[in-house]
RNA sequence: GGGCCGGUAGUUCAGCUGGUAGAAUGCCCGCCUUGCACGCGGGAGGUCGCGGGUUCAAAUCCCGCCCGGUCCA
Repeated sequence: GGGCCGGUAGUUCAGCUGGUAGAAUGCCCGCCUUGCACGCGGGAGGUCGCGGGUUCAAAUCCCGCCCGGUCCA
């Protein structure tokens, strides 16, 4: 330098046949308990790596760039 894969909640990851973003875990509150834990219920938490384009509408499609992994040179 080139090919491929990945970047989404604090963390690990779904969601990529375009239609207002979810799970688990963690955190907070309540119930339960003498109390804690477990369990049950509820809640908060996200410029979807960055910029641009297409579209009525983009995490998703297109272009460029950045970062990580891997292979080739």
Predicted 3D model of a 73-nucleotide RNA (transfer RNA) from a Thermoprotei archaeon. Its mean pLDDT, the model's own confidence on a scale to 100, is 82. The RNAcentral record of the sequence draws on ENA. Taxonomically the source falls in Thermoprotei (Archaea, Thermoproteati, Thermoproteota). Its Rfam family is "tRNA". About the family: Transfer RNA (tRNA) molecules are approximately 80 nucleotides in length. Gene Ontology term of the family: triplet codon-amino acid adaptor activity.